Context: one part of a larger RNA
Molecule: small-subunit ribosomal RNA, central domain
Organism: Candidatus Omnitrophota bacterium
RNA sequence: UUGGGUGUAAAGGGCAGGUAGGUGGUCUUGUAAGUGAGGGGUGAAAUCCCACGGCUCAAUCGUGGAACUGCCUUUCAAACUGCAGGACUUGAGAGUGUUAGGGGAGAAUGGAAUUCCCGGUGUAAGGGUGAAAUCUGUAGAUAUCGGGAAGAACACCAACAGCGAAGGCAAUUCUCUGGGACACUUCUGACGCUGAACUGCGAAAGCUAGGGGAGCAAACAGAAUUAGAUACUCUGGUAGUCCUAGCCGUAAACGAUGAAUACUAGGUGUUGGUCCUUUCGGGGAUCAGUGCCGAAGCUAACGCAUUAAGUAUUCCACCUGGGGACUACGGUCGCAAGGCUAAAACUC
Numbered sequence: 001u002u003g004g005g006u007g008u009a010a011a012g013g014g015c016a017g018g019u020a021g022g023u024g025g026u027c028u029u030g031u032a033a034g035u036g037a038g039g040g041g042u043g044a045a046a047u048c049c050c051a052c053g054g055c056u057c058a059a060u061c062g063u064g065g066a067a068c069u070g071c072c073u074u075u076c077a078a079a080c081u082g083c084a085g086g087a088c089u090u091g092a093g094a095g096u097g098u099u100a101g102g103g104g105a106g107a108a109u110g111g112a113a114u115u116c117c118c119g120g121u122g123u124a125a126g127g128g129u130g131a132a133a134u135c136u137g138u139a140g141a142u143a144u145c146g147g148g149a150a151g152a153a154c155a156c157c158a159a160c161a162g163c164g165a166a167g168g169c170a171a172u173u174c175u176c177u178g179g180g181a182c183a184c185u186u187c188u189g190a191c192g193c194u195g196a197a198c199u200g201c202g203a204a205a206g207c208u209a210g211g212g213g214a215g216c217a218a219a220c221a222g223a224a225u226u227a228g229a230u231a232c233u234c235u236g237g238u239a240g241u242c243c244u245a246g247c248c249g250u251a252a253a254c255g256a257u258g259a260a261u262a263c264u265a266g267g268u269g270u271u272g273g274u275c276c277u278u279u280c281g282g283g284g285a286u287c288a289g290u291g292c293c294g295a296a297g298c299u300a301a302c303g304c305a306u307u308a309a310g311u312a313u314u315c316c317a318c319c320u321g322g323g324g325a326c327u328a329c330g331g332u333c334g335c336a337a338g339g340c341u342a343a344a345a346c347u348c
Stems, first nucleotide, its partner, number of pairs: 003320004007302002012316001014201004021194003025088007033081002035077008049065005091191001092188003095184005103177007110154001114150008125136002162169002206247006215241002220236004258315006266293012297304002321348003330341004
């Protein structure tokens, strides 16, 4: 490479937009590039294969045939693919009307809690632990009442629920704004799918500059524990956590399950629409989501099972024994930390 694979054995890119490319619905006309059938030419010799023959046999050699699966040319066919023209509406998109939502951005506002400050009451403890101690407190703490300040996060509602492409999103109100679902079937008429490259988004931590800093808390200091204790526990505590602007570009970025389309028993919850029915409690149908249990089928098993890991098609990504190695070197990106790409010797 062929092949076989990618939930858990190696293997789905973190997610999206999208260029090239690949691929693509129904009907019809033409064409004849692919495709199919026939004819012609060529496909040197040797070799290979078959038959016969010559060296006593064989290897070897000779003669004949077949073959050389190819290329060129010509005639015909027109189902399928392509190409060109025409048409269609179910895919896709648009329109109109409803509709749910922690989807995003900005601004304003609110209450509880925490800490600190001021004042009142009040007196000897408080705190912490397995037990203690470090620590706080007679310079009046802890507790309690009143007032003030600050920053961060939004209890209950809360859900196996909702929204978003993913990361993710939750107090309340306002402004701006993206996407979705359902119904009608009004319009366009295949405009679709996928997507190397490329571009954008991308938790936390980290970085740069300027703010902010209540609580928490790497590092650090101390108290314990212990043989030791660079830990677990405790008392403190700085970066950081928060905001603005800009980097970084990684995660068990997980459903460890790429995207799209079609098909293939059911049962039972739940969210959002629409329709039918009703004894107004409800019941039923149908779309779109989100769970559980299960038939066939699949699977090494576990399990998956209309939200497939079933049956198929299209396109992309990735894997090919363990270690060495999410490494070295080189390239490239980055302020740095480091990221991306990615070997070999050697060894089992």